[in-house]
The prediction has a mean pLDDT of 76.
This is a predicted complex of two RNAs, RNase P RNA and transfer RNA, with 452 nucleotides together.
It holds a member of the Rfam family "Bacterial RNase P class A". Rfam links the family to the GO terms tRNA processing, ribonuclease P activity and dimeric ribonuclease P complex. By type it is a ribozyme.
Parts: sequence; C1' cells; structure tokens
RNA sequence: CCGUCGGACUGUUCCAUCGCUUUGUGAAAACAGGGAGGAAAGUCGGGACAACACAGGGCACCAUACUUCCUAACAGGAAGGGUACACUGAAAAGUGCACACAGCAAGUGCCACAGAAAAUUACCGCCUCGUUUCGACGGGGUAAGGGUGAAAACGUGGGGUAAGAGCCCACGCGCGGUUCUGGUGACAGGAUCGUGGGGUAAACCUUAUGGGUUGCAAGGCCAAAUAUACCGGCAGAUCCGCUUCGGCGGGAUAAGGGCUGCCCGUUCGAUGCCGGUGGGUAGGCUGCUGGAGCCCUGUGGUGACACAGGGCCAAGAUAAAUGAUGGAAGUCCCGAAAUAUCGGGAGACAGAAUCCCGCUUACAGGUCCGACGGUUUU
RNA sequence: GCCUCCAUAGCUCAGUUGGUUAGAGCAUCUGACUGUUAAUCAGAGGGUCAUAGGUUCAAGUCCUGUUGGGGGCG
Repeated sequence: CCGUCGGACUGUUCCAUCGCUUUGUGAAAACAGGGAGGAAAGUCGGGACAACACAGGGCACCAUACUUCCUAACAGGAAGGGUACACUGAAAAGUGCACACAGCAAGUGCCACAGAAAAUUACCGCCUCGUUUCGACGGGGUAAGGGUGAAAACGUGGGGUAAGAGCCCACGCGCGGUUCUGGUGACAGGAUCGUGGGGUAAACCUUAUGGGUUGCAAGGCCAAAUAUACCGGCAGAUCCGCUUCGGCGGGAUAAGGGCUGCCCGUUCGAUGCCGGUGGGUAGGCUGCUGGAGCCCUGUGGUGACACAGGGCCAAGAUAAAUGAUGGAAGUCCCGAAAUAUCGGGAGACAGAAUCCCGCUUACAGGUCCGACGGUUUU
Repeated sequence: GCCUCCAUAGCUCAGUUGGUUAGAGCAUCUGACUGUUAAUCAGAGGGUCAUAGGUUCAAGUCCUGUUGGGGGCG
C1' cells in the first nucleotide's frame, strides 16, 4: 500500500415550482408552522396504559438458575468470581476469547458398534484346588498386564500376597462434612474428619424463586341499524300462601354461566342455556401523542448509571399523508488527460399505526479501530 | 395485535425412545425387449436434512437464534 473478515459511528445538503397530510389565524380566498428510522422491520424479552377478574384449598403448566449492582422491568446491561481453550513465559503469572455456570454424591431411565464387563463385570492372561486317556476339562480367587471403546472402576512409588487389589503406607489429585482467615457476595486459601461414587438433567425429574387473563380491533361516548329469524343439542316448565283471577310474595330444583388452565368448593341462574347458519349496521369523536422525553454543562461512581442546573417541543395518518420535477453543492465509481479539468453514471437497507426500554436481523458508500493474508521498501 | 404449525432427492412423502452407509413411489439417465415407440424387466445417478451456533462419544431427530412459508382467532 492492497485485499478479506469483525466491531463502532455516519448514512447527503440547499433553493425554486407543483402536490399530499396536519395545526393555527381567517367569513372565504389564502397565509404561516410541523411532517419517518437506525433499524419505523422481526414481534423475541420486558414494562407503561386499559378492561375484566381476584374467599379458600389441591393438581397441572410455563419461565428463570454463579455473585453483587444498574434499571420502571427484563432472558437486557456493568463490574467481578469460577471453568474450558489459545498465546506469551523457565516458573509464578499475564493477555485474549467463550460459557443455558443449581443438582447425576436424591430416585428412575439411557449409553449404538466393539468389548469379558458400560456399573451386581472374568475373554485371554496370572494363581490355586480337583479329575485326567497327559491332549485337556471343571470349580474357585484375581481388575496388576493384553485387547475393545468416546468413556474401563483414583495417579505414582513402596509394602503385602498363592496371584492380586486403597488391602495397607507415603506423596499427590478429586469430592463431601465441620471449622478458621480474607471478601458485601460468588469464591479463594488453610486445618481436620470421612470418602474414591464413569457419563448424560439442551433425558424424565428434584430443589429454589417467580408467574391472573386479554390486548389500543384494549376501553369510553355519540350516531345509525335491527331478528323475539332458522337448524341441531341440553335442561326445566314444580311446591306453598294471598288474590279484585290480571297477578303478587316465599322456598326448592338445574342445564348452563362466573371465579380467565383443570378439579373441589362457592356464587349467579327461568318463555333459559350451548353450538352452527343467516340478516342488519359497519360512520364520527376520544384513547392519541409532553414522554421512564431530547440536547448541553457539572458532580458522584471502576462501570452500567444516577443526581443537579440550564435550554428545547420535534409526525399523528385510518386504506392510510411524509412525494414529484428542475437547478446548485458535496461523496463515490468509470473514461479521457502529464496536472488543472471535462464527460457519463451511482446513491443502500427500508418505510410510523397506543407508547417506551432492550435484543436480533437487513444495509451501497464513507470514517475510525482490531485481526489475518499478500506485495514493496528500510 | 395474539396464537400455532411446517421446511428431508426435480415432485409427493417415510425416517420409531438420538446410534453404524438417510430410504420409498413418481420423474431423469443407461442397457435389454421391439421393425419403431409405449408398457415391461434390469441397473445407475441425484441430498450442505432451510440456515447459524450449541449440548452429546455421536444430531435429520434435542436446545437456542435467524430466514422463508402456511393456518387460525378477535
């Protein structure tokens, strides 16, 4: 210098004309002001807001899973701990990166093929006993050796033994209990006692914590329009008293509804309830955009972030506005030229729909940082 | 707005409780049969299991993210 990959930021500006939408002024004409994004997207996580519900008990389901902190909240973020891997280093250690990081030492299940055995192990081998036709066969012991496998019953050394084995001992490693020290804590280091139990919970499961449902088509108001329609199913149409005979009052019964997963339980419940078909209306206002809001400065904190002061108001459409044309400037690419310059072209991803905080995904070109590779020079 | 399902060969589908080399039918190609074609018979090719990562000894299968598509409700 070039290329590739990753991360962060940015991701056109101004003027004129004609339009669209909205707000204000106005009797009207018209005039003035506002008008997409970093992701408005995916709808993945969490909230705000709203409606309904919320006596109680049991079962099920879902989510989360090292610690402390930030935050309205989160599966988000910050700082730290532990583990694995890579690099540097003699070592101690350091740097980078990743982690769904509770429990298999609670129970159950599974671990293909190979292998004797995949967790109640004996194929070869070793030792021993018995039989023997001396070829061998049978019983028992043994996990040190061979071989298999992704994984083989703590590692090394010594003792011990018929041969062996944590069977015993020393050192080391791992795990569990108790305890001490440091730390808010995860955890780290030490002492002591016990112990040697293979893996798998992104297998069932256990433990701890948390979780009401539905969503702005929520919800409120107005207007308009109506069918007490048809089909199928379920249940009832009952008792007592009074009566002016029209009804009134009280009790019981139950299909079904509510308690928004289910059950118990509880409560409501009479020209009733459930499902399907079908008819009518299908307009407007509100919710609606000033909010966990944006910018600057300072302070506190390692940091996420918090606090204080000052300034600012920046879309609200409803089948859905935010655009088109022309000119100028700027960026990049291509071509011509020694340069100045000239000509042509490109401009991504994508578009609000109640709002907010995160995450993820898409993105031409430009700037910065990092890693890797190549070339040239010193 | 909310809920739910699917993606395996050119097409339609299997693939069990994770296990050895992912199969079937149709289609394609080659050969045989026939004077020729069809049918028939024999054989062959064809798969980044949508994609990226993870768990595991081992992933089409389990988990998570993403992409694309379908369905339902108000």